[in-house]
Predicted 3D model of a 1368-nucleotide RNA (small-subunit ribosomal RNA) from an uncultured bacterium. Its mean pLDDT, the model's own confidence on a scale to 100, is 87. The sequence is in RNAcentral, with records from ENA.
RNA sequence: GAGUUUGAUCCUGGCUCAGGACGAACGCUGGCGGCGUGCCUAAUACAUGCAAGUCUAAGGGGUUCGGUUUCUUCGGGAAUCGGAUCACUGGCGCACGGGUGAGUAACACGUAAGUCAUCUACCUCUGGGACGGGCAUAACGUCGGGAAACCGGCGCUAAUUCCCGAUGAUACUGAGAAGUCAAAGGUUUCGACUGCCCAGAGAUGAGCUUGCGUCUGAUUAGCUAGUUGGCGGGGUAACAGCCCACCAAGGCGACGAUCAGUAGCCGGUCUGAGAGGAUGAUCGGCCACAUUGGGACUGAGACACGGCCCAGACUCCUACGGGAGGCAGUAGUAAGGAAUAUUGCGCAAUGGAGGAAACUCUGACGCAGCAACGCCGCGUGUAGGAAGAAGGCCCUUCGGGUCGUAAACUACUGUAGCAGGGGAAUAACGGUUUGCCACGGGCAGACAUGAAGGUACCCUGAAAGUAAGCGCCGGCUAACUACGUGCCAGCAGCCGCGGUAAUACGUAGGGCGCAAGCGUUGUCCGGAUUCACUGGGUGUAAAGGGUGCGUAGGCGGGGAAGUAAGUCCGCGGUGAAAUCUCACGGCUCAACCGUGAAACUGCCGUUGAUACUGCUUUUCUUGAGUUCGGGAGAGGUUGAUGGAAUUCCAGGUGUAGCGGUGAAAUGCGUAGAUAUCUGGAAGAACACCAGUGGCGAAGGCGGUCAACUGGCCCGAGACUGACGCUGAGGCACGAAAGCGUGGGGAGCGAACAGGAUUAGAUACCCUGGUAGUCCACGCCGUAAACGUUGGGCACUAGGUGUGGGACUCUAUCGACGGGUUCCGUGCCGUAGCUAACGCAUUAAGUGCCCCGCCUGGGGAGUACGGCCGCAAGGCUAAAACUCAAAGGAAUUGACGGGGGCCCGCACAAGCGGCGGAGCGUGUGGCUCAAUUCGAUGCAACGCGAAGAACCUUACCUGGGCUUGACAUGUACGGUAAAGCGGGUGAAAGCCCGUGUGCUUCGGCGCCGUACACAGGUGGUGCAUGGCUGUCGUCAGCUCGUGUCGUGAGAUGUUGGGUUAAGUCCCGCAACGAGCGCAACCCCUGUCCUAUGUUGCCAGCGGGUAAUGCCGGGGACUCAUGGGAGACCGCCGGUGCCAAACCGGAGGAAGGUGGGGAUGAAGUCAAGUCAGCAUGCCCCUUACGUCCAGGGCUGCACACGCGCUACAAUGGCCGGUACAAAGGGUUGCAAACUCGCGAGGGUGAGCUAAUCCCAAAAAACCGGUCUCAGUUCGGAUCGCAGUCUGCAACUCGACUGCGUGAAGUCGGAGUCGCUAGUAAUCGCAGAUCAGCAGGCUGCGCUGAAUACGUUCCCGGGCCUUGCACACAC
Repeated sequence: GAGUUUGAUCCUGGCUCAGGACGAACGCUGGCGGCGUGCCUAAUACAUGCAAGUCUAAGGGGUUCGGUUUCUUCGGGAAUCGGAUCACUGGCGCACGGGUGAGUAACACGUAAGUCAUCUACCUCUGGGACGGGCAUAACGUCGGGAAACCGGCGCUAAUUCCCGAUGAUACUGAGAAGUCAAAGGUUUCGACUGCCCAGAGAUGAGCUUGCGUCUGAUUAGCUAGUUGGCGGGGUAACAGCCCACCAAGGCGACGAUCAGUAGCCGGUCUGAGAGGAUGAUCGGCCACAUUGGGACUGAGACACGGCCCAGACUCCUACGGGAGGCAGUAGUAAGGAAUAUUGCGCAAUGGAGGAAACUCUGACGCAGCAACGCCGCGUGUAGGAAGAAGGCCCUUCGGGUCGUAAACUACUGUAGCAGGGGAAUAACGGUUUGCCACGGGCAGACAUGAAGGUACCCUGAAAGUAAGCGCCGGCUAACUACGUGCCAGCAGCCGCGGUAAUACGUAGGGCGCAAGCGUUGUCCGGAUUCACUGGGUGUAAAGGGUGCGUAGGCGGGGAAGUAAGUCCGCGGUGAAAUCUCACGGCUCAACCGUGAAACUGCCGUUGAUACUGCUUUUCUUGAGUUCGGGAGAGGUUGAUGGAAUUCCAGGUGUAGCGGUGAAAUGCGUAGAUAUCUGGAAGAACACCAGUGGCGAAGGCGGUCAACUGGCCCGAGACUGACGCUGAGGCACGAAAGCGUGGGGAGCGAACAGGAUUAGAUACCCUGGUAGUCCACGCCGUAAACGUUGGGCACUAGGUGUGGGACUCUAUCGACGGGUUCCGUGCCGUAGCUAACGCAUUAAGUGCCCCGCCUGGGGAGUACGGCCGCAAGGCUAAAACUCAAAGGAAUUGACGGGGGCCCGCACAAGCGGCGGAGCGUGUGGCUCAAUUCGAUGCAACGCGAAGAACCUUACCUGGGCUUGACAUGUACGGUAAAGCGGGUGAAAGCCCGUGUGCUUCGGCGCCGUACACAGGUGGUGCAUGGCUGUCGUCAGCUCGUGUCGUGAGAUGUUGGGUUAAGUCCCGCAACGAGCGCAACCCCUGUCCUAUGUUGCCAGCGGGUAAUGCCGGGGACUCAUGGGAGACCGCCGGUGCCAAACCGGAGGAAGGUGGGGAUGAAGUCAAGUCAGCAUGCCCCUUACGUCCAGGGCUGCACACGCGCUACAAUGGCCGGUACAAAGGGUUGCAAACUCGCGAGGGUGAGCUAAUCCCAAAAAACCGGUCUCAGUUCGGAUCGCAGUCUGCAACUCGACUGCGUGAAGUCGGAGUCGCUAGUAAUCGCAGAUCAGCAGGCUGCGCUGAAUACGUUCCCGGGCCUUGCACACAC
């Protein structure tokens, strides 16, 4: 810096990622070299080899070889010299080097000091010395024991082994006198070299002591008896309780003792801007350890890794009697483990031990081997090359794109590797030898010496030939497509992907990143200012202790003097080397290495400075306090006392109820309640006053009076002289409830009982009622103990209330008025602060001081432990595990059995229905071979379907066809095809025959075959377009600019009015605008005007039985055009103005006149893949297509929408009227005629203001029926018919006759309608061969009611709450 809490926002806050690092491991892969690094685990166990010896110039022997001499029994022996070798005595070394990190929280380590409290072999320097003598012992010999390891007896012997004497000081002891203590020789031809003893000095190394620094836990708070000190003694190289005796009673600890856990420490290393954090492999310093524990010996040095003794565990040998061993040396083995190498070469170099030296030894070390474990370097080719080749199980819109200059091909180069050749430095000491000289083995030369190694390096040759992988591609984070899969398989660091189009899984192509590596895992730092010193917070996010007093501590007013601890400057010492940084240099570069510089921020010492802090002294008054005078108050404690009310008791009056609730009941009451009056008793609480009034530290405090008592405020002097602030622990106080003991008990009232409520009701409501509430004493110690805001001091605009004081102004006294000031308590508000809300002189502002507390959510204020408590419980206070959040404030919505305003046939008021019956129709369900599919709350259900007998038709059964019923193209073939005839068949189809088109002569058309393809009412409406429904004809939905806000957003659009309306007006940080509203459009209502047939007929004429029938007419109706009219325009009133509203006039019509069309942004993954279109998937002799028959009409049942009714406002019969709107040539059909009728026959007229459908019906007039299952009702069934149609069996409509079911007005519930509406009545049309109770239109007749907006439903605006946002 990013991701992640939300619809979005800001903040808080956690989680996660990108970086760097590693002694790493794991997965895939692997060409070379250089330099490094390599058991982090079992301080587990170890086979085998090696890792510490050396000196014969300290010593005596054994063995053996050679020379000489000598003896000889010729085998050999002896002596001596020299060499080799073996142990032994002796010396030095073995305390170094190498390993490991177990232990250790310590003077262990680091740093700085001290040692007048000490030692120091070998080395250097200085001074002095080494005389005389003696006793042993190993080896060896011999005897013996033992399995072995090894041991014992006796005997011999040397020394630089040991001992004695002498000498002896500058040494030691001691005040002195005095006393005490040494020695070793060896080699050598001569010089000489080397060693020995004493003493001193140095160097080096070591011991001890001290200051400071050095992890976690207080759920470890007290620890300590050699403990602390003293005196004396012992002991040590040396101080010391190091040890001992005695004496004293100390010592350590909240600045964390003791205890527990963890850990070797450091230079450094990693990280980080730094401060820090983490770490302590390799290299270097120190420490500790060496199988575990203990112990000492030797020695200069050890309490000793490859020494000794004892004990333990383990392993091995054993003759069972005893013995041996210690890889945390180097290799190596086993085990453990994710994991860590060769039983290599060499002492050539460096270093070490011994030696006079040569030299010997050296798993220290130098090298090599193994391992991509790390860092660094190099390579796997370079240049050209477009037909942009081929190929791809890659993509594609099918055109192409991409891999890709990539390849091929051409030219070139030669690192590494391969082959051949050459070939180092590291090596010079020492030795031998020569020369020179300053005579010191000093200088120079020659010869000889290399594990690595025939290695590095160099040259030559051939040859592009031998050398690329790994991770990733949803966001963070750089890189995208296809297929497969289908919440499966899987991925995942966090957020999260996967449920049929997955850039997130798997594969492929392509791409991105790094590269001999790449990823993963683990760990550390970083990011994390997320423990905050640098550098955080605490009103509401986690976090102020319930409150005070006060201890330690921290902090602290003004002046002066001293001091110099802190602080500051300079100087000195130290801060090892390596590392880091810089410069230069060496390996071809780099890594790596060398040289130098700088640095090591620290500590110590020291000369100074004195502002600030500290310390000491002195002084001051402003902080703090004391005194005096006033003042207010529910401050506290104790005692006394008052009235009202409640309840109870007694009595009186009085009678049937009272009480209680939403309504009731339990309960009380005729044994007299409630009510009412009188009297009495008891307990508790104190109405009004009473007030964001007062007092108190908080909790808290309220009748009145008294006593005792704490604090506070104001005023004015005087006094003390910093006496102050805070406050870890500690102590005290601390509401309510609760506990203990004893009282008290009226009312109230947990528990409990009963009654209600309820689905239940262990509640809310009611009737009772025990603890308790009250008092005294003692506990408890908590709370939303809250202003969710610790205390103190200072500073920083104001305004306005209120409580307590003082002063002042105007008055003659007098304030209740005004002003000033101090203290308290509220509200508003500037700057500032804040994430915002908000705070704002009573800070959450600006500063200082002190205390408490916080560090993601849950687990959990829980467990365990401790402390407290009689108990209840309180205080202190985790972890495992789990989540990717949990949260704060604010925003927009949605929601609320929140509020306000308003609307709608929403309720109410009415009228008529539905729900009951029969039937029609649709749906569910059931059934079926199939009952095709879709629609499913409102917003599916007389819906798609404006019309399923076949067709339709998508379903089922059966029979057929396969380029197909249909389209386009190509190739080939045919000349037909259709039609007609025949066979078969249910038909389709199949088979056979017949047949032969147009033409510009190219062909067209048609048919057949083949190939591309057709076809699909198969899936997905949750992949889509389009269309539609719904909220809703509701009044809303937005934008630009500006302004406000960190932001989401707000403002505008809110407010006051008004409207049907975001309609209009006014106001306003808004000003405008868009989509909606309205208007513009259509129908209808009035008038005018033009025209006047097919319409009309008043007047004129003609004619008829009659009729606009005819001439004619344009008046009227009507038709078709064009106009007028209505706008709150006029008047009055209301409205602050306005908008507007109310009333009136006029008018055919009045406040959008009535009706229609018109549907904002959006919502419902609403509906439709079966209207159509369409992506993807699926079928292809079948999921396509043709045909016949069946089904979509099935029926125990349930629901929706209708029709007809149940009758007299009616039925039936007869008679008489009045529409509108439509339709009509495959049609409507008059008149006439036949039939009871449906209808038939015939057919005028009409392509329609002309003719026809066409009769309108209810209505009206007359008659009849008389309340009944009827003269209501018509279902059902029988018979006979008519019509349409290829065909009415399944399965049409209609007619006649007969039959005459249910039904007597419909439960809960529910629907429509506010006027030409409901209701009632018929008419027409679309679809259609036929079929209408449905639908769409049309007119005739023609009501009732609306007080009103509490309630139900839906909606709009404002507001409020919210833990909701897939939004109740």